[in-house]
RNA sequence: UUGUUGGAGAGUUUGAUCCUGGCUCAGGAUGAACGCUGGCGGCGUGCUUAACACAUGCAAGUCGAACGAAGUCCAUGGAGCUUGCUCCGGAAGAUUUAGUGGCGAACGGGUGCGUAACACGUGAGAAACCUGCCCUGGACUUUGGGAUAACAGUUGGAAACGGCUGCUAAUACCGAAUGUCGUCUUUUUCCCGCAUGGGGAUUUGAUGAAAGGUCCGCCGGUCCGGGAGGGUCUCACGGCCUAUCAGCUUGUUGGGGGGGUAAUGGCUCACCAAGGCAUCGACGGGUAGCUGGUCUGAGAGGAUGAUCAGCCACACUGGGACUGAGACACGGCCCAGACUCCUACGGGAGGCAGCAGUGGGGAAUCUUGCACAAUGGGCGCAAGCCUGAUGCAGCAACGCCGCGUGCGGGAAGAAGGCCUUAGGGUUGUAAACCGCUUUCAGUAGGGAAGAAAAUGACGGUACCUACAGAAGAAGGUGCGGCCAACUACGUGCCAGCAGCCGCGGUAACACGUAGGCACCAAGCGUUAUCCGGAUUUAUUGGGCGUAAAGAGCUCGUAGGCGGUUCAGUCAGUCGGGUGUGAAAACUUGAGGCUUAACCUCAAGAGGUCACUCGAUACUACUGUGACUAGAGUGCGGUAGGGGAGCGGGGAAUUCCUGGUGUAGCGGUGAAAUGCGCAGAUAUCAGGAGGAACACCAGUGGCGAAGGCGCCGCUCUGGGCCGUAACUGACGCUGAGGAGCGAAAGCAUGGGUAGCAAACAGGAUUAGAUACCCUGGUAGUCCAUGCCGUAAACGUUGGGCACUAGGUGUGGGUCUCAACCAACGAGAUCCGCGCCGUCGCUAACGCAUUAAGUGCCCCGCCUGGGGAGUACGGUCGCAAGACUAAAACUCAAAGGAAUUGACGGGGGCCCGCACAAGCAGCGGAGCGUGUUGCUUAAUUCGAUGCAACGCGAAGAACCUUACCUGGGUUUGACAUGUAGUGAAAAGCUCUAGAGAUAGGGUGUCCUUCGGGGCGCUACACAGGUGGUGCAUGGCUGUCGUCAGCUCGUGUCGUGAGAUGUUGGGUUAAGUCCCGCAACGAGCGCAACCCUUAUCCUGUGUUGCCAGCAAGUAAUGUUGGGGACUCGCAGGAGACUGCCGGGGUCAACUCGGAGGAAGGUGGGGAUGACGUCAAGUCAUCAUGCCCCUUAUGCCCAGGGCUGCAAACACGCUACAAUGGCCGGUACAAAGGGCUGCGAUCCCGCGAGGGUGAGCGAAUCCCAUCAAAGCCGGUCUCAGUUCGGAUUGGAGUCUGCAACUCGACUCCAUGAAGCCGGAGUUGCUAGUAAUCCUGGAUCAGCACGCCAGGGUGAAUACGUUCCCGGGCCUUGUACACACCGCCCGUCACACCACGAAAGUCGGCAACACCCGAAGCCGGUGGCCCAACCCUUUUGGGAGGGAGCCGUCGAAGGUGGGGUCGGUGAUUGGGGUGAAGUCGUAACAAGGUAGCCGUACCGGAAGGUGCGGCUGGAUCACCUCCUUU
Repeated sequence: UUGUUGGAGAGUUUGAUCCUGGCUCAGGAUGAACGCUGGCGGCGUGCUUAACACAUGCAAGUCGAACGAAGUCCAUGGAGCUUGCUCCGGAAGAUUUAGUGGCGAACGGGUGCGUAACACGUGAGAAACCUGCCCUGGACUUUGGGAUAACAGUUGGAAACGGCUGCUAAUACCGAAUGUCGUCUUUUUCCCGCAUGGGGAUUUGAUGAAAGGUCCGCCGGUCCGGGAGGGUCUCACGGCCUAUCAGCUUGUUGGGGGGGUAAUGGCUCACCAAGGCAUCGACGGGUAGCUGGUCUGAGAGGAUGAUCAGCCACACUGGGACUGAGACACGGCCCAGACUCCUACGGGAGGCAGCAGUGGGGAAUCUUGCACAAUGGGCGCAAGCCUGAUGCAGCAACGCCGCGUGCGGGAAGAAGGCCUUAGGGUUGUAAACCGCUUUCAGUAGGGAAGAAAAUGACGGUACCUACAGAAGAAGGUGCGGCCAACUACGUGCCAGCAGCCGCGGUAACACGUAGGCACCAAGCGUUAUCCGGAUUUAUUGGGCGUAAAGAGCUCGUAGGCGGUUCAGUCAGUCGGGUGUGAAAACUUGAGGCUUAACCUCAAGAGGUCACUCGAUACUACUGUGACUAGAGUGCGGUAGGGGAGCGGGGAAUUCCUGGUGUAGCGGUGAAAUGCGCAGAUAUCAGGAGGAACACCAGUGGCGAAGGCGCCGCUCUGGGCCGUAACUGACGCUGAGGAGCGAAAGCAUGGGUAGCAAACAGGAUUAGAUACCCUGGUAGUCCAUGCCGUAAACGUUGGGCACUAGGUGUGGGUCUCAACCAACGAGAUCCGCGCCGUCGCUAACGCAUUAAGUGCCCCGCCUGGGGAGUACGGUCGCAAGACUAAAACUCAAAGGAAUUGACGGGGGCCCGCACAAGCAGCGGAGCGUGUUGCUUAAUUCGAUGCAACGCGAAGAACCUUACCUGGGUUUGACAUGUAGUGAAAAGCUCUAGAGAUAGGGUGUCCUUCGGGGCGCUACACAGGUGGUGCAUGGCUGUCGUCAGCUCGUGUCGUGAGAUGUUGGGUUAAGUCCCGCAACGAGCGCAACCCUUAUCCUGUGUUGCCAGCAAGUAAUGUUGGGGACUCGCAGGAGACUGCCGGGGUCAACUCGGAGGAAGGUGGGGAUGACGUCAAGUCAUCAUGCCCCUUAUGCCCAGGGCUGCAAACACGCUACAAUGGCCGGUACAAAGGGCUGCGAUCCCGCGAGGGUGAGCGAAUCCCAUCAAAGCCGGUCUCAGUUCGGAUUGGAGUCUGCAACUCGACUCCAUGAAGCCGGAGUUGCUAGUAAUCCUGGAUCAGCACGCCAGGGUGAAUACGUUCCCGGGCCUUGUACACACCGCCCGUCACACCACGAAAGUCGGCAACACCCGAAGCCGGUGGCCCAACCCUUUUGGGAGGGAGCCGUCGAAGGUGGGGUCGGUGAUUGGGGUGAAGUCGUAACAAGGUAGCCGUACCGGAAGGUGCGGCUGGAUCACCUCCUUU
């Protein structure tokens, strides 16, 4: 440079983030099955389960040219006669065949039980072997003999099947001859090999053969050599799980010998020896046919072993041999067993895991088809016969591949469907309609190749041609995300969906249906399984500080790894060659079926293989080779709580004795138990005993770790520094193994002062098996022996090397400096700390003492729970330790960091938050509201703060929504359409509780179109019916708290941070300074209203100083604008000025001036948001519901009901007061359906009268009351207080019974200042006193507003409550009203133990012992050969019997695995069950680990350990100056 090949992720833990980590999905595949659907063809495939049982048919026969015999046909002959038929015999010939004989039946076909093995695969070896038929070469094929089936006769039996007698043939059987030659043996000799040994030539002796048939072509037979193909045996290597299987083995391992085999060999036997295998996994258990291949994957791998092909094993189960070239034999034999069938009950028969087929099992797998035409096989000389091998067809969408279900035009975008904002959109050029075509299917005609001469099951098939007609041919799944595709209706946590996350509780894109859409398509989905994604077992290619994971530590065996150099070898490594890696498959290139699938051809690829030739860098090996840098030794120094033993010391606690001394001591948050007048505590002296060693003491020292601390002595290990004498790689790590190993605990014997599990008592508490207190036993201590675990932690294995520094400290050495001493500067080695760059890390952090960069070795991890548990094993006296699962269950569990929230965490700050004060509430009576109860109804809502004198600024009717009763149905109210009418309203009469009904009277406007008004009908009205958790709007609250955010930039992987933190300051995120920030927005403040001062203008109804008039008096009048006041507009206050403090900034403190001083007072104004806060009953509104009623009308009742509780008020309890008399001063309001003067009447509420006023004029309203002056009462349930009740009235109103207010007379209750607790208020405030207004016919102690009088106190921020900022911890995020642990109770699930019980498997011991091989015997039997005259004898053989071995069976004790089991144990999961509150914040006693004891339970306590503990203080170190 070119070419080829080639690897994708997503969802789910969180409020959000990064990481770890599991679960799940998208892909491909299948001998598949299931659901829905289904047009055609080609090529394939089709019991994966019961190696379960099988009816029926077929699947191995053939040869007459081996043989005898029999049958049939027949030339010809004879006989009979119905003269063309029958019968008899039948040479030659043809043909058929039961039997003898030969070959085959050991192939082909099926299945995968067994088998973990030389069974298979790859590669070698056999000098240790066999081989029928076939090919090839050599030599032969001579001569005799005796039988026997068939057959005939007879006989047994139901049958199967036989028995006896007689006859006969052969290529059946046997003897003899010959011997190229084979085998054995004897002799001589040559060559070769990796050992035993092999081969050739020669020679002696012994021994060993044969079969004929025939159509005359030939086909056979015997011996021997060679070949091909087939088989057998041996070896190396390779490929499953389990160590909870660690030891196995007696023919076992070896030897020479006998036997046996085709052949080696303990294959077998006797004898001898004692070996053999195993952590590189023997033996045992489980599972499994192996391979070529197949599926997947980028690959490495992983999974798999259907069809096709190679090998093996098996043939009802087990055993056995026979025959044969070959079997220990699927369609042969014998025996045993199980099962089935036949039977005359005596006895027999059988083996589909051949092809079809049946039953059964199962989710599930086909025809009892055709043909030997082709390919192949057996027999035969051949013709041929046989062949469920095979070739074909049938069934099945089971798979792969191909084709079709039409094509073009066609917009009024038809109808219908669906949706709709009602306009429209969509289905959709889709249809209709017009034109065209005919693949496939159909009908008809023709018609192959496959066959080399003949012969075609397939098959009238493929294919070709013609004809008719769009004609006969589309479904399945999905549509929340992953993942492509959305709406409507129904349903309402139901029905259901779901692969994961999750949907469904009235607006479901998630359920069901419809429309639409998406994706595939004769299929589409689902389920199951495998690989992938999964780098989630990591060789390629992961990790272990905190996520799972470094063994508690050291020594050390095997193993792994290993310094410099020389030489050799060439095992690894690298290169070349040869052989092999079957075919098919795969890849590539061609070719054949119209294409493809499929098939054919060629090439390639494929091994950790074997052999061989080379290379020598590296590794390895060899070399009593070399070296010294690793390691070790020596020598000289040196520090140390290193270890063991022995001895000694003082302080303190306790106890005992004695003295002094007297009433308490002790203990706690506070107490009590306890001790003490029998003398404690306190104090002094003396004594006893045990344990531990203050200060020094230090992120200082030593040790491998655990751990080690008074002093001395003895013994002893290791380190460091210096030197460079010695050894010469002696090293590192370390599976198993061994040793050490805190505390607790165990055993035995001592000891016991203090402390102290358990225990006891006292407290605390709802309880308190705890925390606190008083006691107290094991134990703690010593000796000896066990145990072997800890948060045994630096949560960080060991070793070596490399990679910036700074600083402190411990131990050495050197240099400089220094008269000595003391102090000092620098260098270097070894430790112990801190900070920090690069780098690493998910982050936190680590950083020459690595968690950086590399190498070597070991250990460990693979989601959470179940569980470090069960079972098994080992160890232990025990406690227990070590090793270590599964079922089941969840979709998370987890790490680090972020933002919030929270803390019985910390710091700073604010607020009538506390404190300091004043007045109350809580007690009484009454009023109002609420709960509860009651009721026909007591309408509804509001419910901690932030509901409760709240909606309601006013329930007798009305209101009114509730109840009872009576009515009404297009309606009390609106709009439209159609039809229709001349009435209706008003006035009035009757009935009625009224609504209503009936009667009388009464009659509209018009431009004649109609309008208005009514009636009828249809649309519709109406609803204070539901949902405030579907909503709008409005409102409350945190809170008038000072906060809440954004843009750009910067930092961080990110969520986020910065800004907004810090130092000051403020009422304030107010302002200033600093700062990786710079700016900005909503809030704060200001702008608005009111109030406080002044000025200017104006002057009625307001005002009246001065002038004038008048009155009893009054701005009453003329006038006036000065003043008050009203209206309008201005001024003024800004830390502006001075001084102190301050960073000389912000600001703060003080002062002056000023009516007012530091936001002057008050109001309006409420950021981002929180509470699913409140309101569907103000209003509006989605959806749902009612429609002769849940609408509307009416009367009466209820909302007012009263054992009780609460909230907010009023009035009081009195002398700062009550009562009586006199007397003074407001502001702000309201008024025509009104306020109502004056006068009269009434004790009074009020009544009568009615001037003035729509109001700065008149009235309410003398405008007030508290106040002030005087009198009286004198501490009492009163001259306080006024409830309650009786009587009599007034007013409003249609109407005061339920149920109004007020007045008068009488009555005169509780109550004498209020428990725990709790509210308001910081100045014109609290308190107190009146006045007015809204609502309203009437009704206020409530609400809103107004003025009058008018205080006290604030040291201060420790505490309570609320809030703001910073910081810290967190297991919370619905955010502490959070989270969460354990027992108990209930339900379900899986598991363990268990007296037992049932079964499987593999062995062992003994008994019995079939068939059969082998051995012995063989008295009985026997044709062939020999002898003999027949007879008989011999050789040889056999039956039978005996013996070894031997399957099944039996007995026995064990092993192992499984099922089941009353009961029992823990575990898991469940809706709101019970008891507590253990953990998370300092979780309210910090938590956790190990151990021991105790307790309903979480748990508590003791001992030792850890920080993965908050807070505060101190010390040390570091950083900066």
RNAcentral holds the sequence, with entries from ENA and SILVA. Predicted 3D model of a 1521-nucleotide RNA (small-subunit ribosomal RNA) from Ilumatobacter sp. It matches the Rfam family "Bacterial small subunit ribosomal RNA". The prediction has a mean pLDDT of 84. The source organism's lineage runs through Bacteria, Actinomycetota, Acidimicrobiia, Acidimicrobiales and Ilumatobacter.